[in-house]
RNA sequence: GACGUGUAGCUCAACGGUCAGAGCUAAGCUCUCAUAAAGCUAAGGUUGUGGGUUCGAAUCCCGCCGCGUCC
Numbered sequence: 001g002a003c004g005u006g007u008a009g010c011u012c013a014a015c016g017g018u019c020a021g022a023g024c025u026a027a028g029c030u031c032u033c034a035u036a037a038a039g040c041u042a043a044g045g046u047u048g049u050g051g052g053u054u055c056g057a058a059u060c061c062c063g064c065c066g067c068g069u070c071c
Base pairs, nucleotide, nucleotide: 001070002069003068004067005066006065009024010023011022012021017055027041028040029039030038048064049063050062051061052060
């Protein structure tokens, strides 16, 4: 320098439009003599950051930062 990427503790979804969701982990409850498994419940998010476009941005555009690959 080129390309890609950044969303929950982790792994990942989400056509520019209803409340940003799922699985796993962790927490509580049921079940059990107990544990595991299974079931249920609730919680967990400045969508890296700063701007712009738009009636409306996680999504589009620009700068910056981090990471990965290549030169």

A computed fold for a 71-nucleotide RNA from a mouse gut metagenome, annotated as transfer RNA. Its Rfam family is "tRNA". Its family is annotated with triplet codon-amino acid adaptor activity in the Gene Ontology. By type it is a transfer RNA. The RNAcentral record of the sequence draws on MGnify. The coordinates come from a structure-prediction model, not an experiment, and the mean pLDDT is 81.